RNAcentral holds the sequence, with entries from ENA. A computed fold for a 74-nucleotide RNA from a Microcaldota archaeon, annotated as transfer RNA. Rfam family: tRNA. By type it is a transfer RNA. Rfam's curators write: Transfer RNA (tRNA) molecules are approximately 80 nucleotides in length. The source organism's lineage runs through Archaea, Nanobdellati and Microcaldota.
């Protein structure tokens, strides 16, 4: 230099192809119920789309550029 892959709550992950629900789940953290204490269990809460631009009534999703991760080729 070329090609491919991935980037989403603190962490892991689904959703993207086929645009439209309050961006879902697990875990963690906070609160509560229960309990002799703790744990477990149950309920509630908190928290996220790598950056910029474009298309569209509407973009995590489609298009372009850039940044970063991993892999391959040279």
């Nucleotide at each position: 230099g070329c090609g491919a892959u991935g980037g989403u709550c603190g962490u892991c992950u689904a959703g993207c192809c086929u645009g439209g629900u309050u961006a879902g789940g697990a875990u963690a953290g906070g609160g509560g119920a229960c309990u002799g204490u703790g744990g477990a269990u149950c309920c509630c809460c908190u928290g996220a789309c790598g950056g910029g631009g474009g298309u569209u009534c509407a973009a995590a999703u489609c298009c372009c550029c850039c940044c970063c991760u991993u892999c391959g080729c040279c």